This is a predicted structure of a 1545-nucleotide RNA (small-subunit ribosomal RNA) from a soil metagenome. The sequence is in RNAcentral, with records from MGnify. Its Rfam family is "Bacterial small subunit ribosomal RNA". The coordinates come from a structure-prediction model, not an experiment, and the mean pLDDT is 86.
[in-house]
RNA sequence: CGGAGAGUUUGAUCCUGGCUCAGGACGAACGCUGGCGGCGUGCCUCAAACAUGCAAGUCGAGGGAGGGUUGCUUGGAGCCUUCGGGCUCUGAGUCAACUCUACCGGCGAACGGGUGCGUAACACGUGGGCAAUCUGCCUCGAAGACGGGGACAACCUCGGGAAACCGUGGCUAAUACCCGAUACCCUCACCGGGUCGCAUGGCCUGGUGCGGAAAGGGUCCGCAAGGUCCGCUUCGAGAUGAGCCCGCGGCGUAUCAGCUAGUUGGCGGGGUAACGGCCCACCAAGGCGAUGACGCGUAGCUGGCCUGAGAGGGUGGUCAGCCACACUGGAACUGAGAUACGGUCCAGACUCCUACGGGAGGCAGCAGUUGGGAAUCUUGGGCAAUGGGCGCAAGCCUGACCCAGCGACGCCGCGUGAGGGAUGAAGGCCUUCGGGUCGUAAACCUCUUUCGGGAGGGAAGAAGCCGCGCAAGCGGUGACGGUACCUCCAAAAGAAGCCCCGGCUAACUACGUGCCAGCAGCCGCGGUAAGACGUAGGGGGCGAGCGUUGUCCGGAUUUACUGGGCGUAAAGCGCGUGCAGGCGGCCCGUUCCGUCCCGUGUGAAAGCCUUCGGCUCAACCGGAGGAGGUCGCGGGAUACUGGCGGGCUUGAGGAAGGCAGAGGAUGGUAGAAUUCCCGGUGUAGCGGUGAAAUGCGUAGAUAUCGGGAGGAAUGCCAGUGGCGAAGGCGGCCAUCUGGGCCUUCUCUGACGCUGAGACGCGAAAGCUGGGGGAGCAAACGGGAUUAGAUACCCCGGUAGUCCCAGCUGUAAACGAUGCUCACUAGGUGUUGGGGGGUCACUCCCUCAGUGCCGCAGCCAACGCAUUAAGUGAGCCGCCUGGGGACUACGGCCGCAAGGCUAAAACUCAAAGGAAUUGACGGGGGCCCGCACAAGCGGUGGAGCAUGUGGUUUAAUUCGAUGCUAAGCGAAGAACCUUACCAGGCCUUGACAUGCCGGAAGUACCGACCUGAAAGGGGAGGGACACGUAAAAUCGUGGGCCGGCACAGGUGGUGCAUGGCUGUCGUCAGCUCGUGCCGUGAGGUGUUGGGUUAAGUCCCGCAACGAGCGCAACCCCUGUCUUUAGUUGCCAGCGGGUCAUGCCGGGCACUCUAAAGAGACUGCCGGCGACGAGCCGGAGGAAGGUGGGGAUGACGUCAAGUCCUCAUGCCCCUUAUGGCCUGGGCCACACACAUGCUACAAUGGCCGGGACAACGGGCUGCGAGGUCGCAAGGCCAAGCCAAUCCCUAAAACCCGGUCUUAGUUCGGAUCGCAGGCUGCAACUCGCCUGCGUGAAGCCGGAAUCGCUAGUAACCGUCGAUCAGCACGCGACGGUGAAUACGUUCUCGGGCCUUGUACACACCGCCCGUCACGUCAUGGGAGUCGGCUUCACCCGAAGCCGGUGGCCUAACCCGCAAGGGAGGGAGCCGCCCAAGGUGAGGUCGGCGACUGGGACGAAGUCGUAACAAGGUAGCCGUACGGGAACGUGCGGCUGGAUCACCUCCUU
Repeated sequence: CGGAGAGUUUGAUCCUGGCUCAGGACGAACGCUGGCGGCGUGCCUCAAACAUGCAAGUCGAGGGAGGGUUGCUUGGAGCCUUCGGGCUCUGAGUCAACUCUACCGGCGAACGGGUGCGUAACACGUGGGCAAUCUGCCUCGAAGACGGGGACAACCUCGGGAAACCGUGGCUAAUACCCGAUACCCUCACCGGGUCGCAUGGCCUGGUGCGGAAAGGGUCCGCAAGGUCCGCUUCGAGAUGAGCCCGCGGCGUAUCAGCUAGUUGGCGGGGUAACGGCCCACCAAGGCGAUGACGCGUAGCUGGCCUGAGAGGGUGGUCAGCCACACUGGAACUGAGAUACGGUCCAGACUCCUACGGGAGGCAGCAGUUGGGAAUCUUGGGCAAUGGGCGCAAGCCUGACCCAGCGACGCCGCGUGAGGGAUGAAGGCCUUCGGGUCGUAAACCUCUUUCGGGAGGGAAGAAGCCGCGCAAGCGGUGACGGUACCUCCAAAAGAAGCCCCGGCUAACUACGUGCCAGCAGCCGCGGUAAGACGUAGGGGGCGAGCGUUGUCCGGAUUUACUGGGCGUAAAGCGCGUGCAGGCGGCCCGUUCCGUCCCGUGUGAAAGCCUUCGGCUCAACCGGAGGAGGUCGCGGGAUACUGGCGGGCUUGAGGAAGGCAGAGGAUGGUAGAAUUCCCGGUGUAGCGGUGAAAUGCGUAGAUAUCGGGAGGAAUGCCAGUGGCGAAGGCGGCCAUCUGGGCCUUCUCUGACGCUGAGACGCGAAAGCUGGGGGAGCAAACGGGAUUAGAUACCCCGGUAGUCCCAGCUGUAAACGAUGCUCACUAGGUGUUGGGGGGUCACUCCCUCAGUGCCGCAGCCAACGCAUUAAGUGAGCCGCCUGGGGACUACGGCCGCAAGGCUAAAACUCAAAGGAAUUGACGGGGGCCCGCACAAGCGGUGGAGCAUGUGGUUUAAUUCGAUGCUAAGCGAAGAACCUUACCAGGCCUUGACAUGCCGGAAGUACCGACCUGAAAGGGGAGGGACACGUAAAAUCGUGGGCCGGCACAGGUGGUGCAUGGCUGUCGUCAGCUCGUGCCGUGAGGUGUUGGGUUAAGUCCCGCAACGAGCGCAACCCCUGUCUUUAGUUGCCAGCGGGUCAUGCCGGGCACUCUAAAGAGACUGCCGGCGACGAGCCGGAGGAAGGUGGGGAUGACGUCAAGUCCUCAUGCCCCUUAUGGCCUGGGCCACACACAUGCUACAAUGGCCGGGACAACGGGCUGCGAGGUCGCAAGGCCAAGCCAAUCCCUAAAACCCGGUCUUAGUUCGGAUCGCAGGCUGCAACUCGCCUGCGUGAAGCCGGAAUCGCUAGUAACCGUCGAUCAGCACGCGACGGUGAAUACGUUCUCGGGCCUUGUACACACCGCCCGUCACGUCAUGGGAGUCGGCUUCACCCGAAGCCGGUGGCCUAACCCGCAAGGGAGGGAGCCGCCCAAGGUGAGGUCGGCGACUGGGACGAAGUCGUAACAAGGUAGCCGUACGGGAACGUGCGGCUGGAUCACCUCCUU
């Protein structure tokens, strides 16, 4: 015995913080579904209106009267008659019995039952009080009941009325009414005694006096008297019930702050059962209130119920107690009791009846109806039980109650079967096609029979009253109900659904859909593969239910008492003085208020808890016990708090002596400077800016000198220096004045701290009045800037800034940190004072202040840290998600501007704080790169080529789109290619595999016909392998035909993918393990000091290591060596040629191509830290990676490619497949990109001459010869190539010519004539010759390449290829200039900083305007609710007065009559409703209007976030389309640089 959390702000993290979910509950409702039973429960809304029936009567033993039945007596009639009489009908009667009851009378009707309107109140709860009270019936006690009298109902009569009813006259009884007697006694008055109490006073008692009672009935006994029973009267007591009073307790709102005239009290009186201002007269002027009066809103209260660990929160249905109400409002009567639900009167609204004269009614009793509503039952049975009323009783009445009915509304229980059963059936779904799953599930076999159904049996609840009986005892009574329960029968037979399956949260696949349809509690899903939508299969949960909605508590420590916070997240009042309040030092005494303990009373029952018991269990019910208060009373304890008394000095204050200071106020005074004025000198400009202009100046400025005026502010000193509570305070002097510190330890003796309200002070701006005005300067004017520039910059300039008086009362009024006290390591600087010490400097101790660093501790972190944001105490203020909103309305203040206080609707799923990693910055530092600069040559202009956009087209196939698309995929589009278009064709297909079937002169070849071809047709020819050795045949196979599976698709999706690629970028980075630091993201390592091309290396270091990158290893090239020597080479020897390594020969050289060597900061010097390394030098072919290539980290761009290929899914299937012909991809007003050729003389042309390398070559390269002007043709050697060929290299050199001209530049365009390839050059190839000869004279803004064998210039080769090259790749030839340097542009690396960015600056984001929707403020008014005041009117009724009219009881009287008393009527007070007028308050609507929120891509600008490009923000003022701008003062929550100061080492 009791406490669980999760999702959601971010790229990630921690924190703050809200939203949301999981739980429980319900008088519920809704959706789907629904077998049985038990026990409960059922108008939460219109306190809306009600048809009908019932819900309160009873007593004949109170009374009179009347009726009915029977008997008896009797009259009449009829019938029968054994004549005695009988029967039937009918009438009467003093009679009797039984019975009924309208009326009089008694009791009851005030209970029981309903509802929750009203009520914030002594209404309720709890505990008390009444010495201030009443109490019918009941119990106990005491005493008594005597004698009289008069009426009124019923009834009879008459009358009125439609009715309801009413009236007149007459009769009558009583337990009805009245009078008298008696009085133990009671009340009152007076006089005494006793006793008690907290006051008034209570109780007991004696005496005297006034006054006060009564009813009878009985069929019980008895002849009667009388007894007995039931009643009656008075008094006392009890019990029960009721009334009144008080303490305490329990809602919201202060945007309700003041309320109050019977109000508060007193004296006297009235009234009541009773106290009381309850009521009245008079007197006084009080009473209540921030401990919340008054007002407004809401509400019956409680036991309890729900929830919760508890504290608490919510709630008050059923049951129980109390209250209130009974159509609405008012009023009394009767009575023990009512101001009365089923009584009365009046008024009002409504409904009904009516003969219009007048009447009737009150379901918030039980059923039921209508209405309202999401929604809540039968017009049932019975008094058998329990209870109530009446009665002696029997009994009657009882919609209280007991039962039944309806509703899964709730709780509880039960069932819908149990065991076996694998070909894991069929079928569904999924599938990787193998299988998996539904699934032992079903079928099937065996068994059982609850519940439901049928049949039979069948209770308890019942005892009392009553009757009989001497008694024991006997007899009789059940609505539920033939129910519960028991037995038997039959058959698995009749009985399962609902929600969910993205995370939270348990449960997954397929299809459909395609930001649609839809889902959604929050986060969020859906834009073609959706576990989130819909359906299905499967699964999960619960189960006669399951979900949804609503509400409450919980989770929420998210109002925090238990149990929170306020430096930066929301939150410290701008600061002080101080009333109330809260809190309060040391010691002693006293008290015992708080506090604690014990006892006792009470805390109703039910409920709850424990336990026992009863229904088969349970729910439910019963018994016993327990628990429950902030409660009362009694007793006790006395530490602490409080009260009271006394003392103390340490808190606080005073005194004395010193000290520092921009503390405040007033008056005076000084110098420098600006400006202005006067004068002198002087001349052409000054001024201003990024650059300018406006402006000033020849009427003499600026500059300079002298003189003067005036206002404002006080340089240096000056300092994280001083003073002040804050705002704030700065020349000097004087006066007045506040506070502080130190020392002495002299005085007072807790005098203290805080402080809601209140009061005062309070920067700047602003306001009012009056002064003043030098400078500065909102507004304003002008000049610039700009797309614009209502700004930033410039020239002017008014309020204002200054003074006096008075307002205002706000600031980033900040340390964003309330005040006070105490405690808790230090170090260091500085201001003021005191002490010690020294000759002095210096030093040491100490108090008060003011900074920095730092430990413990704290913190979300940042940070704070004896000046706390640490540890405690006291008091105050404030916060509770963001927006709306420092707002509206209301109130208060203000001259105004405005200030203070301060919401809601609506809306969002966040808004935030700190820190982390990135990215970014018109931030900083360091450093690279042809990045700039320096330089050379280009592009951009021209013509042409090519590509692209665009346009066009039947088609101009498709892709690529900044850098990183655009001479790209294309390293070769006339057909082909080809994917596009038109037309003609094919359909198992051009191609693959398998299966089934079939056919023969089949496969195959194929002239020929048709056709543009493809295709269609087709004479003729004509097979193969194997079984099988030969042929035929047969079978099989290949092939063929038909068919089925399938093929095929350059159709879609590169945002489903693999692979490959581009780019950052050949940049130097990217990471890991372990350790360490941090709550964590993460950091460290990787930062730092050097150095490098490099995260290259060195040093340092909480890091130590490691990986991918860098470098190296590989290739080419530069030097040398070795090996090798043909096709290469030729120095020497020989031969030969016009000539040539041509030949012999030789491999020395060159070269070839293989292996090696070489270079490593190795050596020297210097610098550096003795390092890494750097600089210089030597040597060397080469020197600090020698040059070039290959090589591309983690990753980024949903980068590119489905049209290379591969591939998921989707789509087409006589077509989106396949074939063919032709066309198109080649279009052309334009635009862009990349190139070529040029514009010429460093050139063009002509002639002559020289030197390469890499490569390629057999349907090939083609020497040479020859023809042609040439392209090229013909013939043709050689070469499968270090051998032959392509092959000429060109620029270059020499000579000549041209002479600056659109040319002898330039070659476009066009014409003609040719050549080549090819089936074919029309669309649409290349080349040649002749002719033509365009633009173009070096290119605007802008822009590209290149740092050395590079750029530039020159040619050569190759791939592709029939042909086609200005493109691309490769090769060599000639061969420069420049780099001061890193400020700037671009890109990048590292460190750091700021950030509101994180799809990351191509980011984010603000305001106006326009449109739509929604809620809301103002608003001429208008309508309504509630309410206040004044006045008018005033029903019924109580009370009072009167009462000439009426009047049985008593009195007088013979009577008449009179009197007493009473009454009608009338009058008066009060008073409901109503009326008039004036307010208050709340709400509805409202033309128009204000802002606000939200909405997918609208308009204008760019305010903010990076120094956001003018730092931002706060207050205020003015201005402006708008964000905003500017002035003044303030803040840092401003980047950067420098200086100063301080700190650390």